[in-house]
Context: one part of a larger RNA
RNA sequence: GGAUGAACGCUAGCGGGAGGCUUAACACAUGCAAGUCGAGGGGCAGCAUAGGGUAGCAAUACUCUGAUGGCGACCGGCAAACGGGUGAGUAACGCGUAUGCAACCUACCCUGUACAGGGGGAUAACCCGGAGAAAUUCGGACUAAUAUCCCGUAAUAAUAUCCGGAGGCAUCUUUGGAUAUUUAAAGUUCCGACGGUACGGGAUGGGCAUGCGUAACAUUAGCUGGUUGGUAAGGUAACGGCUUACCAAGGCUAUGAUGUUUAGGGGUCCUGAGAGGGUGGUCGGCCACAUUGGGACUGAGACACUGCCCAGACUCCUACGGGAGGCUGCAGUCGAGGAUCUUCCGCAAUGGGGGAAACCCUGACGGAGCGACGCCGCGUGGAGGAUGAAGGCCUUCGGGUCGUAAACUCCUGUCAGUCUGGAAGAAAAUCUGCAGCAAUGUGGAUUGACCGUACAGGCAGAGGAAGCUCCGGCUAACUCCGUGCCAGCAGCCGCGGUAAUACGGAGGGAGCGAGCGUUGUUC
Numbered sequence: 001g002g003a004u005g006a007a008c009g010c011u012a013g014c015g016g017g018a019g020g021c022u023u024a025a026c027a028c029a030u031g032c033a034a035g036u037c038g039a040g041g042g043g044c045a046g047c048a049u050a051g052g053g054u055a056g057c058a059a060u061a062c063u064c065u066g067a068u069g070g071c072g073a074c075c076g077g078c079a080a081a082c083g084g085g086u087g088a089g090u091a092a093c094g095c096g097u098a099u100g101c102a103a104c105c106u107a108c109c110c111u112g113u114a115c116a117g118g119g120g121g122a123u124a125a126c127c128c129g130g131a132g133a134a135a136u137u138c139g140g141a142c143u144a145a146u147a148u149c150c151c152g153u154a155a156u157a158a159u160a161u162c163c164g165g166a167g168g169c170a171u172c173u174u175u176g177g178a179u180a181u182u183u184a185a186a187g188u189u190c191c192g193a194c195g196g197u198a199c200g201g202g203a204u205g206g207g208c209a210u211g212c213g214u215a216a217c218a219u220u221a222g223c224u225g226g227u228u229g230g231u232a233a234g235g236u237a238a239c240g241g242c243u244u245a246c247c248a249a250g251g252c253u254a255u256g257a258u259g260u261u262u263a264g265g266g267g268u269c270c271u272g273a274g275a276g277g278g279u280g281g282u283c284g285g286c287c288a289c290a291u292u293g294g295g296a297c298u299g300a301g302a303c304a305c306u307g308c309c310c311a312g313a314c315u316c317c318u319a320c321g322g323g324a325g326g327c328u329g330c331a332g333u334c335g336a337g338g339a340u341c342u343u344c345c346g347c348a349a350u351g352g353g354g355g356a357a358a359c360c361c362u363g364a365c366g367g368a369g370c371g372a373c374g375c376c377g378c379g380u381g382g383a384g385g386a387u388g389a390a391g392g393c394c395u396u397c398g399g400g401u402c403g404u405a406a407a408c409u410c411c412u413g414u415c416a417g418u419c420u421g422g423a424a425g426a427a428a429a430u431c432u433g434c435a436g437c438a439a440u441g442u443g444g445a446u447u448g449a450c451c452g453u454a455c456a457g458g459c460a461g462a463g464g465a466a467g468c469u470c471c472g473g474c475u476a477a478c479u480c481c482g483u484g485c486c487a488g489c490a491g492c493c494g495c496g497g498u499a500a501u502a503c504g505g506a507g508g509g510a511g512c513g514a515g516c517g518u519u520g521u522u523c
Stems, first nucleotide, its partner, number of pairs: 001523004006519005013378004020370001027333002030331003035078003040075002043071002047069003050065006085289003094214008104206002109202007117151004127140005157182011187194002215261003222252003227249008264286001267283001269278003291312005314325004342368001344367003350364001351362004381411004391402004415464001417459005425450001430445006467512005472493003478507005488495002
């Protein structure tokens, strides 16, 4: 000198676009953060509509009918494994890079081939009854499905055996054929369509393996029993001591094993001429974790942040019998700390889930709010003006300096203030007109949280807007007064004991400027 997720002191006008618990992965009140589909189903609690009935002269009140729109709860489907958070653990094939899988999986999506015949038994909801303070739960009876089971059909599927061909990269791979065995399906319908089953291919996403690279300590020198290898079996989507039995006695290590400490790794970012050193906050990609530890279930996918079970700690409710909970989601609270924000608005846009769609959900996201935390931009006026005013300070008492600075004159109008106008971000989906068999094309309509915001124009008037640090040398900038090794300063050298350019004040000056200085960290 540069840099910073910074903090502290003094000061502070406006805007843009960024970033904001580095500490206690401490504990959490409250609200919200994952639903959706009635075009799968039985139904009808509530709302609305329609019709009927009863009372009443009528208004109206009560009531009935799932009949219609629709729909709480329930069965069922898809999603919930994404998105969002954090960096505790991890020195590891975790990450980075380059390969391999002749050892693998992949819902939704695209594409191709073929198919969808028949039957059965239940169960939730509803109803009845019971237990319990509650959470919840038990029994009886009824019923449906794209829920579930059985049968039929089926190969280019799977498994096993046999025969032949081709190829390779060691195990092998691939192809033709024969035999045997096994395995499917679901409907809805507004007639437009959306779905279902099997198999092949693709795309996407993942799994596994390997080469190389990946912190410190030798004041850590030996480590290892599923350990190293083999055979067989099991297990997995898949290879493998992954697991088990048996057999062998191996395997790693001074090219640093093992142990201990520290740490998420990388793209990056900072610095530097570079080499290098430091760093891993924001952003996008990988990994790990979700109160602590363990476990599996469901599923294409989890050993699952707002799923389940068990155990521990903690908190809460309780009728003491028993139950409930998990902010390292967004806000917010206590606490810790030098220190880090609103319990905001909206789904209008982008994206995600569900749905045929309308639409619903979305603290992802888009925005606004707070704090000079940093970066960038703008302003605090411009021109003229010498009796060089008054006043301050210095003085050799002549004067010098603050100083064109002010006053004064003439202007301007950024920003702030106020008034008026006022966007883009919105084009799709959808509805609708036309064309078209259709896909689709082309017109119109509809939709904005931010926001009456940005921006533009008018109005008035210099009016509302400058500080901070320093001035001995390094280092740009000097005098006076006070103090008298005191009070104090200080990054280093060092100043101060009666003439201090070094302390304190003043005048003057230097530097930067809505900031300036200090401290921490780093090059």